[in-house]
Predicted 3D model of a 147-nucleotide RNA (Lysine riboswitch aptamer) from Atopococcus tabaci. Taxonomically the source falls in Atopococcus (Bacteria, Bacillota, Bacilli, Lactobacillales). The model forms 95% of the base pairs in the Rfam consensus.

RNA sequence: GUGUAAUGUAGAGGCCGCCGAGUUCAUGAGUAGAUGACGAAAGGGAUCUUGGCCGAAGUACGAUUUUGUCGUAUUGGGGACAUGUUGAAUAAGCAUGUCACUGUCGCAAAAGAAAAGCCCACUUUCUUUUUGAAGCGCUCAUUACAA
Numbered sequence: 001g002u003g004u005a006a007u008g009u010a011g012a013g014g015c016c017g018c019c020g021a022g023u024u025c026a027u028g029a030g031u032a033g034a035u036g037a038c039g040a041a042a043g044g045g046a047u048c049u050u051g052g053c054c055g056a057a058g059u060a061c062g063a064u065u066u067u068g069u070c071g072u073a074u075u076g077g078g079g080a081c082a083u084g085u086u087g088a089a090u091a092a093g094c095a096u097g098u099c100a101c102u103g104u105c106g107c108a109a110a111a112g113a114a115a116a117g118c119c120c121a122c123u124u125u126c127u128u129u130u131u132g133a134a135g136c137g138c139u140c141a142u143u144a145c146a147a
Stems, first nucleotide, its partner, number of pairs: 002146007010139002014054001017053006024046002033038001057075008076102002079099008104133003108129001110128006
């Protein structure tokens, strides 16, 4: 250095990463309601602050001590558009599909760069292109085993 397995308060994807909490603002709405001069709230949204994180989290089904927990399956990530659904809403959420973008690992090809005293060749790594797969993944560290 290779492969397999296990462990980990380890790490990366992104400048729209995921979830939660709070302040302010607008909307809800001059609506509901009230009854003479009035007049909300919930939910969702934006900004800012802050907490926990990287199956973060979402969705479907089932179980259950039932509004919480567990199990199984599925989705790498965010975006745009379309359809459906929830919604006061053209905001936003959820599901499905399409499109390109993006990160990881792998296959293939060409060129370039780097490393080993110099040159060439080979090998390894990186960059670019193409293509495939899925997060029970990938990188790193440690331990054990095997050849």